The RNA shown here (FMN riboswitch aptamer (RFN element)) has 117 nucleotides and comes from Neomoorella sulfitireducens. The sequence was found by an Rfam model in a public genome assembly.
[in-house]
RNA sequence: UAACGUCCUUCGGGGUUAGGUGUAAUUCCUUACCGGCGGUAAAAGCCCGCGAGCCGUAUGGCAGACCUGGUGCAAUUCCGGGGCCGACAGUGAUAGUCUGGAAGGGAGAAGGCGUUU
Numbered sequence: 001u002a003a004c005g006u007c008c009u010u011c012g013g014g015g016u017u018a019g020g021u022g023u024a025a026u027u028c029c030u031u032a033c034c035g036g037c038g039g040u041a042a043a044a045g046c047c048c049g050c051g052a053g054c055c056g057u058a059u060g061g062c063a064g065a066c067c068u069g070g071u072g073c074a075a076u077u078c079c080g081g082g083g084c085c086g087a088c089a090g091u092g093a094u095a096g097u098c099u100g101g102a103a104g105g106g107a108g109a110a111g112g113c114g115u116u117u
Base pairs, nucleotide, nucleotide: 002116003115004114005113007112008111009110010109011108018030019029020028032097033096034086035085036050037049038048039047045084046083053062054061055060066082067081068080069079070078088100089099090098
């Protein structure tokens, strides 16, 4: 320096604005707002995967969304334009944004320690 580990510590998800209708909606309508982790010739919610959720004793399975022009060696990742997507349960009325499972879990990140080289 690199690889590895029944090891340790810390970290590890954001968002309903302003109106309308209504007995009732942060759930409907208009508008607004948000975007986990790794990878990828260059930065990604929508390219390839992973995680959260559900099913299963378990290996595992199911599960969302992008086009166009430009620059460039290289970009569905940047810039311009126009779009699209979002678990489960609950609710005085249908939820990406409220409440709850959750002081949970978690892909993984950083540091330490150990082993090997």

Its mean pLDDT, the model's own confidence on a scale to 100, is 83. Rfam family: FMN riboswitch aptamer (RFN element). About the family: The RFN element is a highly conserved domain that is found frequently in the 5'-untranslated regions of prokaryotic mRNAs that encode for flavin mononucleotide (FMN) biosynthesis and transport proteins.